SAM riboswitch aptamer (S box leader) from Algoriphagus sp. AK58, 100 nucleotides, folded computationally. The sequence was found by an Rfam model in a public genome assembly. The prediction has a mean pLDDT of 84. The model forms 94% of the base pairs in the Rfam consensus.
């Protein structure tokens, strides 16, 4: 990739390079030359494995704008209303643990 399962409204950035797109398709808002993304170093947050033994943070992942930025797919309220507001699931997606 792919099955199974847990979690996702908390937290956490600096330097170097490069150099125009990025933020999951679409739509909405956003970020970006006061330099985004992108790779690197350094740091840092957290506690899902492993360690020690029961809360630490030493190992292995992850992560460090915006709820998974938000809608989107259904179903329930509430309105004159298919459009609007609110709420539940769900769908995809991230991550991490196993597993063929």
């Nucleotide at each position: 990739g792919g099955c199974u399962u847990a979690u996702c409204g908390a937290g956490a950035a600096a330097g170097a390079c490069c150099g125009a797109g990025g933020g999951a398709a679409g739509g909405g808002c956003c970020c970006u030359g006061u330099g985004a993304c992108g790779u690197c170093u350094u740091a840092g947050c957290a506690a899902c494995c492993u360690g020690u033994a029961c809360a630490c943070a030493a190992g292995g992942u992850g992560c460090u704008a915006a709820c998974u930025c938000c809608c989107g797919u259904u179903c329930c309220g509430g309105a004159a209303a298919u459009g609007c507001c609110g709420g539940a699931a769900a769908a995809a997606g991230a991550u991490g643990a196993g597993c063929g």